[in-house]
Source information: A computed fold for a 79-nucleotide RNA from a Gemmataceae bacterium, annotated as c-di-GMP-I riboswitch aptamer. Taxonomically the source falls in Gemmataceae (Bacteria, Pseudomonadati, Planctomycetota, Planctomycetia). The prediction has a mean pLDDT of 86.
RNA sequence: CCGCGACAAAGGCAAACCAUCCGCAAGGAUGGGACGCAAAGCCAUGGGUCCUUCUCCCCAGGAUUGCCAGGCUACCGAA
Numbered sequence: 001c002c003g004c005g006a007c008a009a010a011g012g013c014a015a016a017c018c019a020u021c022c023g024c025a026a027g028g029a030u031g032g033g034a035c036g037c038a039a040a041g042c043c044a045u046g047g048g049u050c051c052u053u054c055u056c057c058c059c060a061g062g063a064u065u066g067c068c069a070g071g072c073u074a075c076c077g078a079a
Stems, first nucleotide, its partner, number of pairs: 004077002012037002017032006035066001041072003045069003048064005
């Protein structure tokens, strides 16, 4: 350095749910709260899923990285 991830140490993140607010919606923000997470840090690049104000399809736009892959970066150190 690459790989790997322990009943290790230190620290970190925070699902459901609740409150308030934003959004047509998917969903998001803040606070509370912890199911979990070794990238649950970042990027909508590919795929998936979901939404778009009566419904369906197309187009277009959007949401999700805590669905998977890919890219970038990173703490610790037993086997």